[in-house]
């Protein structure tokens, strides 16, 4: 060059005008208020994402509930080993699977504790004689006889056919009446012991002729392990109005004077609706460099402040340029997973051709 | 925020528990009946079972992640 694999970057730029949203500094004059100070005005610097997404796992915070342990039920995870606040996430490995290769995928405990399912085909589906091969007997039929050949019963055989996703370790030889782990090499399985390794596991030797023997636990189960429950409409705190309870003296006011009673009015306490403050964004935070670790990731040093709204703020316009411009718009916060995404560049590696 | 349920011919839905040939009713096409039509009768087409992937011999059924629609509660 071309195919391809893994892994990051960015997510139209630059400028100007108007607008939006919180901060922050200010204000002659206007508005509220006693006064801080708020409206408002002004100037500033600053304001969405790589998934804000779906909400699929995991904290962290709040509030409820709980002495302490254990059993059962119910979920979830499920080869070792580390990272980590924690995880079902990540990182390194075993082991399997595909690909020349770079890699890239794997719900990857247990079918020798128990159930249960395996339609149809097929003789049989969990523990097997349809065909077939082989031996004995008998018939028939020919012949002098017998053998061959055909029928039939009885018995042996899992080499071969056939069904099927599966058919009782595989394949080769030895062996037999035919066959058969019956024997024997190798491979596969179980069982034991040595060596390496934190372990999962690997490697070597030896043994056992193969059983308790097939698949399915993304059927039930069994086995380890972990998990209290609900969510910022979580909750704290204030708190109008109105609603209830008390109280008002030699004394507040109607109800023709008086007591009760009652409405009213005042004060005071409950309760917590409407609102209003908080939670609210300084955080397991970003950025840099050193170290330590293969790596996830940690430790240490310097610098940084980067939305916080409550009917909800990121927009519109114009100018110049370019490749002409995708998916999408925060509502307590983070850690990760999945999905969606129009193109651009980088980098490390593989494979094939070519040149030197 | 948080639960929960459905998605199967054109339409309404049944199988999903327990995995083994995809099925009703109506619609639709064809005959046939009738003078025609409708109702009747024979007969017949019509299905990636929302997608995309897995366990499985075997998936509409189970799992997983993913679209779309509904409902409920604070």
């Nucleotide at each position: 060059u071309a195919a391809g694999u893994a892994g990051g970057a960015u997510a139209a730029a630059u400028g100007g005008u108007c607008g939006c949203g919180g901060c922050u500094g200010g204000c002659a004059g206007g508005c509220c208020g006693a006064a801080a100070g708020g409206c408002g005005c002004c100037a500033g610097a600053c304001g969405a994402g790589g998934a804000a997404a779906g909400u699929c796992c995991g904290g962290g915070c709040u509030u409820c509930a709980c002495a302490g342990g254990g059993c059962a039920g119910g979920g979830a995870u499920g080869c070792c080993g580390g990272a980590u606040a924690a995880c079902g996430u990540c990182c390194g490995g075993u082991g399997g699977a595909g690909g020349c290769g770079a890699c890239u995928c794997c719900a990857a405990g247990g079918a020798a504790a128990g159930u249960g399912c395996a339609a149809c085909a097929g003789a049989a589906a969990u523990g097997a004689a349809c065909c077939g091969c082989c031996g004995g007997c008998g018939c028939g039929g020919g012949g002098c006889a017998a053998g061959a050949c055909g029928c039939g019963c009885c018995g042996g055989u899992a080499a071969g056919g056939g069904u099927g996703g599966a058919a009782g370790g595989g394949c080769a030889g030895u062996g037999u009446a035919a066959g058969a782990g019956a024997c024997u090499a190798c491979c596969g399985c179980c069982c034991g012991g040595c060596c390496g390794g934190u372990a999962a596991c690997g490697g070597c030797c030896g043994g056992g002729g193969c059983a308790u023997a097939u698949g399915u636990a993304a059927a039930c189960c069994c086995c380890a392990u972990c998990c209290g429950a609900a969510g910022c409409a979580a909750g704290a705190c204030c708190g109008a109005g109105g609603u209830g309870a008390g109280g008002c003296a030699u004394a507040u006011g109607g109800c023709g004077g008086c007591c009760c009673g009652u409405c009213a009015g005042c004060c005071u306490c409950a309760g917590g609706u409407a609102g209003g403050u908080c939670g609210c964004u300084u955080g397991a935070g970003c950025c840099u460099g050193u170290c330590g670790g293969c790596g996830a990731c940690g430790a240490c040093a310097g610098g940084c402040c980067u939305g916080g709204a409550u009917a909800g703020a990121u927009g519109a316009c114009c100018a110049u340029u370019c490749a002409c411009g995708a998916c999408a718009u925060a509502a307590c916060c983070c850690g990760g997973c999945u999905u969606a995404u129009c193109g651009u560049c980088c980098u490390g590696c593989u494979u094939a051709c070519c040149u030197u | 925020c948080g639960a929960u349920g459905c998605g199967u011919g054109g339409c309404u839905c049944a199988g999903u528990u327990u995995g083994g040939u995809a099925g009703a009713g109506c619609g639709c096409u064809g005959c046939g009946u009738u003078c025609g039509g409708g109702a009747c009768g024979c007969a017949g087409a019509g299905g990636u079972c929302g997608c995309a992937g897995g366990u499985u011999c075997a998936a509409a059924u189970c799992c997983u992640g993913u679209c779309g629609c509904a409902u409920c509660g604070a």